RNAcentral holds the sequence, with entries from ENA. This is a predicted structure of a 72-nucleotide RNA (transfer RNA) from Chryseobacterium angstadtii. Taxonomically the source falls in Chryseobacterium (Bacteria, Pseudomonadati, Flavobacteriales, Weeksellaceae). Its Rfam family is "tRNA". The coordinates come from a structure-prediction model, not an experiment, and the mean pLDDT is 80.
[in-house]
RNA sequence: GAUUUCGUAGCUCAACGGCAGAGCAUCGGUUUGUUAAACCAAAAGUUGAAAGUUCGAAUCUUUCCGGAAUCG
Numbered sequence: 001g002a003u004u005u006c007g008u009a010g011c012u013c014a015a016c017g018g019c020a021g022a023g024c025a026u027c028g029g030u031u032u033g034u035u036a037a038a039c040c041a042a043a044a045g046u047u048g049a050a051a052g053u054u055c056g057a058a059u060c061u062u063u064c065c066g067g068a069a070u071c072g
Base pairs, nucleotide, nucleotide: 001071002070003069004068005067006066007065010024011023012022013021018055026042028040029039030038048064049063050062051061052060
């Protein structure tokens, strides 16, 4: 340099073009003599950035940014 692939909550990952979710972690509560475990509830997202297509985009297209792999 070229090609492919990935980027979504603090972390690990989901999500036929039609309400952005789960597990773990965090905060609060119940239980317990205390902790842990269990249970209940809450909070946490400009879906990497900017455009385009569409009635509607995390999803499709383009450019850019960052990571990884392969080739040179």